Notes:
Transfer RNA from Lachnospiraceae bacterium KH1T2, 73 nucleotides, folded computationally. The sequence is in RNAcentral, with records from ENA and Rfam.
[in-house]
């Protein structure tokens, strides 16, 4: 060079047939406790890599470009 895959709260990772985005874990507030720990209830936190482009509506669907991982030369 060539082909394929991933990008999504701080982390690891779902996400449906295109219709207002979730889950554990952490983090906070309360509740338990004599106090921690554990548990339990609630909450906060995302412009879904970035341009465009179809659509009445785009994480989704097509195109490029960035990154990164894997295979081939």
């Nucleotide at each position: 060079g060539c082909u394929g895959g991933a990008a999504u709260g701080g982390c690891u990772c779902a996400g449906g047939u295109g219709g207002u985005a979730g889950a554990g874990c952490g983090c906070g507030u309360c509740a338990u406790u004599g106090g921690u720990a554990g548990u339990g209830a609630c909450g906060a936190g995302g412009u879904c890599g970035g341009c465009g482009g179809u659509u009445c509506g785009a994480c989704u669907c097509c195109g490029c470009c960035u990154u990164c991982c894997a295979g081939c030369a």

Its Rfam family is "tRNA". By type it is a transfer RNA. The organism belongs to Lachnospiraceae, within Bacteria.